[in-house]
RNA sequence: CGAGCGGGAGAGCCCGAUGCGCCCCUUCGCGGGGGAGCAAAGGCGCCGAAGGAGCAACCGCCCCGGAAACUCUCAGGCCAACGGACCGCUCG
Numbered sequence: 001c002g003a004g005c006g007g008g009a010g011a012g013c014c015c016g017a018u019g020c021g022c023c024c025c026u027u028c029g030c031g032g033g034g035g036a037g038c039a040a041a042g043g044c045g046c047c048g049a050a051g052g053a054g055c056a057a058c059c060g061c062c063c064c065g066g067a068a069a070c071u072c073u074c075a076g077g078c079c080a081a082c083g084g085a086c087c088g089c090u091c092g
Base pairs, nucleotide, nucleotide: 001092002091003090004089005088006087007086012044014043015042018039019038020037022035023034024033025032026031045078046077047076051074052072053071054070058066059065
């Protein structure tokens, strides 16, 4: 470094155009009304542990540079699942 196994945090079950079927009421029917569900553009609020960026100590004689679990939050994420820095074991 790669593979397998195990562990592995934080923060919204917020609002919501729209779409999809389901159920109920009504109608001869078309249609109309209601309910819960799933997905979701967007909005507001938030999180830091994919990735990315920054630098106080420190390293580097100096310049320049490196650099954390710190800072930022571009990206990512905010029930569970998935993912997940990192840790342990095994194999190569």
This is a predicted structure of a 92-nucleotide RNA (Glycine riboswitch aptamer) from a Sphingomonadales bacterium.
Of the family's consensus pairs, 89% are formed in the model.
The prediction has a mean pLDDT of 77.